Predicted 3D model of a 77-nucleotide RNA (transfer RNA) from a Candidatus Absconditabacterales bacterium. The RNAcentral record of the sequence draws on ENA. It matches the Rfam family "tRNA". Gene Ontology term of the family: triplet codon-amino acid adaptor activity. By type it is a transfer RNA. Rfam describes the family as follows. Transfer RNA (tRNA) molecules are approximately 80 nucleotides in length. Model confidence (mean pLDDT): 81 of 100. Taxonomically the source falls in Candidatus Absconditabacterales (Bacteria, Bacteria candidate phyla, Candidatus Absconditibacteriota).
C1' cells in the first nucleotide's frame, strides 16, 4: 500500500429485492402481582443507522469520499 468484513438503542444483534412506522432480547421508568423483594405480566422512555456528499419521488440499505476496528496478503537490504 492492496483485499474483505464489521460500525443500527445503554449493551448483544436482526433489517429480505430501496417502498408505511426503523426493530428484537436484556438494561432502564411506571403499574399490576406479593407482607417485602425477586419472579411474571402489561405498558412507556430512549436511534437523525460512524461521518460527509451524491443519485432517486423515496436511502439503514444503491454510488463516492472519509474515519475507525478486526482479518489476509504484499512491501520494507
Nucleotide at each position: 500500500g492492496g483485499a474483505c468484513g464489521g460500525u443500527u438503542a445503554g449493551c448483544u444483534c436482526a433489517g429480505u429485492u430501496g417502498g408505511u412506522c426503523a426493530g428484537a432480547g436484556c438494561a432502564c421508568u411506571c403499574g399490576c402481582u406479593u407482607g417485602a423483594c425477586g419472579u411474571g405480566c402489561g405498558a412507556g422512555g430512549g436511534g437523525u443507522c460512524g461521518g460527509a456528499g451524491g443519485u432517486u419521488c423515496g436511502a439503514a440499505u444503491c454510488c463516492u469520499c472519509u474515519a475507525u476496528c478486526g482479518u489476509c496478503c504484499a512491501c520494507c537490504a